[in-house]
RNA sequence: GGGAGUAUAGCUCAGUGGUAGCGCAUUUGACUGCAGCUCAAGAGGUUGCUGGUUCAAAUCCAGAUACUCUCU
Numbered sequence: 001g002g003g004a005g006u007a008u009a010g011c012u013c014a015g016u017g018g019u020a021g022c023g024c025a026u027u028u029g030a031c032u033g034c035a036g037c038u039c040a041a042g043a044g045g046u047u048g049c050u051g052g053u054u055c056a057a058a059u060c061c062a063g064a065u066a067c068u069c070u071c072u
Stems, first nucleotide, its partner, number of pairs: 001071007010024002013021001018055001026042005049063004
């Protein structure tokens, strides 16, 4: 230098155009002598960035950035 992939909650990751989610973690309550387990409820996201297409974009398109893999 060429090609490919990834970027979503504190963490690991889903989500093939129509209200953003599971698990773990975290908070509160119940349970318990205290804790743990278990049960119930909650909080936590400009869907990494900039544009475009569309009535509507996490999803489709383009660009830049970062990281990973690969070829030379």